Predicted 3D model of an 81-nucleotide RNA (c-di-GMP-I riboswitch aptamer) from an Anaerolineae bacterium. Lineage of the source: Bacteria > Bacillati > Chloroflexota > Anaerolineae.
RNA sequence: UAUCGAUCAGGGCAAACCCGCCGAGAGACGGGGACGCAAAGCCAAGAGUCUGAGAGGGGAAUAGACGGUCUGGCUGCCGAU
Repeated sequence: UAUCGAUCAGGGCAAACCCGCCGAGAGACGGGGACGCAAAGCCAAGAGUCUGAGAGGGGAAUAGACGGUCUGGCUGCCGAU
């Protein structure tokens, strides 16, 4: 440096669900909680999914959300070869 994740160390993150709180909503945040994760770290670029109040109905972008669905970019612990 490249590939990989059988094993080791120190650790890290935290699904569902519950409580609080914010939002029109998808959902966010905090606490509890662990199904899982070697990038479940960061970005939010492509695809995808979801929301869509503000005006009675419909639609859904040049509005928003997710990103623990896939791809891409950047960074990275330990170990093996």
The model forms 94% of the base pairs in the Rfam consensus.